[in-house]
RNA sequence: GCGGGUAUAGUUCAGCGGUAGAACCUCAGCCUUCCAAGCUGAUGACGCGAGUUCGAUUCUCGCUACCCGCU
Numbered sequence: 001g002c003g004g005g006u007a008u009a010g011u012u013c014a015g016c017g018g019u020a021g022a023a024c025c026u027c028a029g030c031c032u033u034c035c036a037a038g039c040u041g042a043u044g045a046c047g048c049g050a051g052u053u054c055g056a057u058u059c060u061c062g063c064u065a066c067c068c069g070c071u
Base pairs, nucleotide, nucleotide: 001070002069003068004067005066006065007064010024011023012022013021018054026042027041028040029039030038047063048062049061050060051059
């Protein structure tokens, strides 16, 4: 330099253009003499910028970061 892939919660991952979900973590409550475990609930996220569309996490383009391959 060229090609390909990935980017969603603090972490690991889902998400057929129409309300963004789960598990773990954190916090609160219940239970327990206390702790752990268990049960219930809560907080919290679409890398950045444009485009298409009534509507974009999703489709297109560019940028950034990371990974893989080629030279």

Overview: This is a predicted structure of a 71-nucleotide RNA (transfer RNA) from a Pseudomonadales bacterium. Its Rfam family is "tRNA". Rfam classes the family as a transfer RNA. NCBI's taxonomy places the organism under Bacteria, Pseudomonadati, Pseudomonadota, Gammaproteobacteria, Pseudomonadales. The coordinates come from a structure-prediction model, not an experiment, and the mean pLDDT is 83.